[in-house]
Context: one part of a larger RNA
Molecule: large-subunit ribosomal RNA, domain II
Organism: mouse gut metagenome
RNA sequence: ACCUACGAGUUACCGUUGCCGGCAAGGUUAAGUGUGAUGACACAUGCAGCCGAAGCGAAAGCGAGUCUGAAGAGGGCGUAUAGUCGGUAGUGGUAGACGCGAAACCAAGUGAUCUACCCUUGAGCAGGUUGAAGUCUGGGUAACACCAGAUGGAGGACCGAACCAAUAAGCGUUGAAAAGCUUCUGGAUGACUUGAGGGUAGGGGUGAAAGGCUAAUCAAACUUGGAGAUAGCUCGUACUCCCCGAAAUGCAUUUAGGUGCAGCCUUGGAACUUACUAAUGUGAGGUAGAGCGACUGAUAAGAUGCGAGGGCUUCACCGCCUAUCAAGUCUUGACAAACUCCGAAUGCGCAUUAGUUCCAUUCCAGGAGUGAGGGCAUGGGUGCUAAGGUCCGUGCCCGAGAGGAGAAGAAUCCGGACCACCUGCUAAGGUCCCGAAAUGACAGCUAAGUUAAACUAACGAAGUCAGAUUGCUAAGACAGCUAGGAUGUUGGCUUGGAAGCAGCCAUUCAUUUAAAGAGUGCGUAACAGCUCACUAGUCGAGGAGUUUGGCGUGGAUAAUAAUCGGGUAUUAAGCUGUCUACCGAAGCAGUGGGAUCAUAUAAUGAUCGGUAGGGGAGCAUUCCACUCGGCGUCGAAGGCGUACCGUGAGGUAUUCUGGAGCGUGUGGAAAAGCAAAUGUAGGU
Numbered sequence: 001a002c003c004u005a006c007g008a009g010u011u012a013c014c015g016u017u018g019c020c021g022g023c024a025a026g027g028u029u030a031a032g033u034g035u036g037a038u039g040a041c042a043c044a045u046g047c048a049g050c051c052g053a054a055g056c057g058a059a060a061g062c063g064a065g066u067c068u069g070a071a072g073a074g075g076g077c078g079u080a081u082a083g084u085c086g087g088u089a090g091u092g093g094u095a096g097a098c099g100c101g102a103a104a105c106c107a108a109g110u111g112a113u114c115u116a117c118c119c120u121u122g123a124g125c126a127g128g129u130u131g132a133a134g135u136c137u138g139g140g141u142a143a144c145a146c147c148a149g150a151u152g153g154a155g156g157a158c159c160g161a162a163c164c165a166a167u168a169a170g171c172g173u174u175g176a177a178a179a180g181c182u183u184c185u186g187g188a189u190g191a192c193u194u195g196a197g198g199g200u201a202g203g204g205g206u207g208a209a210a211g212g213c214u215a216a217u218c219a220a221a222c223u224u225g226g227a228g229a230u231a232g233c234u235c236g237u238a239c240u241c242c243c244c245g246a247a248a249u250g251c252a253u254u255u256a257g258g259u260g261c262a263g264c265c266u267u268g269g270a271a272c273u274u275a276c277u278a279a280u281g282u283g284a285g286g287u288a289g290a291g292c293g294a295c296u297g298a299u300a301a302g303a304u305g306c307g308a309g310g311g312c313u314u315c316a317c318c319g320c321c322u323a324u325c326a327a328g329u330c331u332u333g334a335c336a337a338a339c340u341c342c343g344a345a346u347g348c349g350c351a352u353u354a355g356u357u358c359c360a361u362u363c364c365a366g367g368a369g370u371g372a373g374g375g376c377a378u379g380g381g382u383g384c385u386a387a388g389g390u391c392c393g394u395g396c397c398c399g400a401g402a403g404g405a406g407a408a409g410a411a412u413c414c415g416g417a418c419c420a421c422c423u424g425c426u427a428a429g430g431u432c433c434c435g436a437a438a439u440g441a442c443a444g445c446u447a448a449g450u451u452a453a454a455c456u457a458a459c460g461a462a463g464u465c466a467g468a469u470u471g472c473u474a475a476g477a478c479a480g481c482u483a484g485g486a487u488g489u490u491g492g493c494u495u496g497g498a499a500g501c502a503g504c505c506a507u508u509c510a511u512u513u514a515a516a517g518a519g520u521g522c523g524u525a526a527c528a529g530c531u532c533a534c535u536a537g538u539c540g541a542g543g544a545g546u547u548u549g550g551c552g553u554g555g556a557u558a559a560u561a562a563u564c565g566g567g568u569a570u571u572a573a574g575c576u577g578u579c580u581a582c583c584g585a586a587g588c589a590g591u592g593g594g595a596u597c598a599u600a601u602a603a604u605g606a607u608c609g610g611u612a613g614g615g616g617a618g619c620a621u622u623c624c625a626c627u628c629g630g631c632g633u634c635g636a637a638g639g640c641g642u643a644c645c646g647u648g649a650g651g652u653a654u655u656c657u658g659g660a661g662c663g664u665g666u667g668g669a670a671a672a673g674c675a676a677a678u679g680u681a682g683g684u
Stems, first nucleotide, its partner, number of pairs: 001684006011095013026051003032045005055062002065077004098236002101233001105226006116200009125190001127159003130155001134151006163187003168183004202218001204214003239618006249262005263370002265367007274360001275356009289342001290340002296336002300332005307325002309322004373398010403414003418593004423589003429583003432567003438580001440579006451569002459554002463551008472542001480538005486511003491505003517532001521530002594608006619673001621670006628663001630662002638657002641654005
């Protein structure tokens, strides 16, 4: 892992609601007893008790009333009747109460053959080294001290086997081993090691202390019991079909992953248009917007300047001035969720009318689940007008929704799947090939493979197309070429110099001219020189600017080679506009069939996606009662198959196998259905 077997809402009592039945202003017996059966039963008896028929009050008590009260007021609770006994189903309570699952707590016991420490009594430590005290001899001293040599054999002394330990590495790590092996290593006469016997016991022991050890178990051992502890937690919870179908919200909570009440679902009953939609009419409102010489605040520029500051002046008063502040007023401008002189659209309330062919809505009663929501669009708060962020309002969808489109994708777009069909029409989206259907039509744009998916800016540029507008132009424009571009004058000032061209000044003037600035830019120390404006000639037709829109261009940068889904595509298969065909879904239609509900009841209409959940109808298994006077060694159950029937759970028939029991019908009762619980046991 697979197969087989087992494996989870039960039972008792007490309530409550529905249904079925008996009797009914009543209903009913319990234990017990008797008779008859013999599995637990039936019939009688038993009237004790219980519920109901009257309530109100704390009570005395009164009574269709009563209590409160001074009340004959008002008010509270009653009065206008249906119950009760049994069965059955749903559900609540008390019990282990659908099943499995703790870590723990308590009690009584069992453990020191492991290990910790202690007690008693034994045992063990190859070999080698060092050489303390003391003593002796000699020297030495006044005597000691002291010195030397021997002797001696001390030590938690040294080296190192046994023995004890375990430093480092390797191996082992489904091991040879639930702690080992190899090599290196520490101690090795000691606080040493070890045998045997004994002691200390669970909030206790023992501990050279690590929360260590206390029998492979230790921040409280093990065994049994309380015990099916408790588990707002996790997991699991078994056949079929049919109808309806949620919630992830509000309030409260030692509450936040739980629960109560309400909301939303379902079933039964009642009310019967009360509901929804549209139109019309009529109301309330202070949002969007707007406004602020209409308030409260905030506020930009200018004018004026009450008043203040500063300066001048004065003996003082008066007065004058101001790059300061500034009330108020005026002109222009402009802000606000907690501003409003104003003020919509929607939405909401009420009324009337119409429509919605059962279904809506409301109430009563039984049963729930939900109370982690999420995305998108939109109105906002928060955040960075960040987030697949977070918190509210409104709507849709997913959740609980299959199908088609979007390459692929919970939520986007289209559209809501009763079943069957090798029928038709469409939606979104598509129609060159992959790929079903246009290499369709017409008119433009783009040259960047832009693009054909999404998303990109400020800013830059004689890209290109279309428009608007202002000058110039056959009296010759624009560009090019040829020629001129002068005089007063080197304007005045300044300056070492300043002559168009460092700088300052200005009536930047006047003259000659076709035209020519007291000078546009280079240049010089200053001049000079080159050039421009301006003018003439030549040439011969459009040209110069400003601005708007379309499509392109640079800006352009991401992590495993690349790519519009791919191939590929350029008067497109790209972009814009118009048009006609076609394809395209479980949509709609057609044909046949089924179910639910309703009524005009034998025909028609509507409906039939679905998680949690509610309701209904069935199938199968085992046993019991009656039944078919059922079947069976002429072959029961069971098994491998086959055929047929049923929407399905399933059923019927039968070859073969098997070898002794089994079924039909109607009821009843359950140890009554397995894929899951890291389920339990066995087998492979």